[in-house]
Predicted 3D model of a 74-nucleotide RNA (transfer RNA) from a Candidatus Sumerlaeota bacterium.
It matches the Rfam family "tRNA". Rfam's curators write: Transfer RNA (tRNA) molecules are approximately 80 nucleotides in length.
The prediction has a mean pLDDT of 82.
RNA sequence: GGGUGAUUAGCUCAGUUGGUUAGAGUGCCGGCCUCACAUGCCGGAGGUCGCAGGUUCGAUUCCUGCAUCACCCA
Numbered sequence: 001g002g003g004u005g006a007u008u009a010g011c012u013c014a015g016u017u018g019g020u021u022a023g024a025g026u027g028c029c030g031g032c033c034u035c036a037c038a039u040g041c042c043g044g045a046g047g048u049c050g051c052a053g054g055u056u057c058g059a060u061u062c063c064u065g066c067a068u069c070a071c072c073c074a
Stems, first nucleotide, its partner, number of pairs: 001073007010026004019057001028044005050066005
């Protein structure tokens, strides 16, 4: 330098033919339970969907550029 894949909650990851309010586990906070702690049960908060632009009535999803990470080729 070229190619491929990835980027979504604090962490690890889903997300259907593009469809209106984006989810799970774990962690965090509160309550119940206990003499107390842990376990368990219930509830809650937490998101510019990497950044910018484009296409579209509508984009996490499609297209382009950039950034970061991993792998392959030279």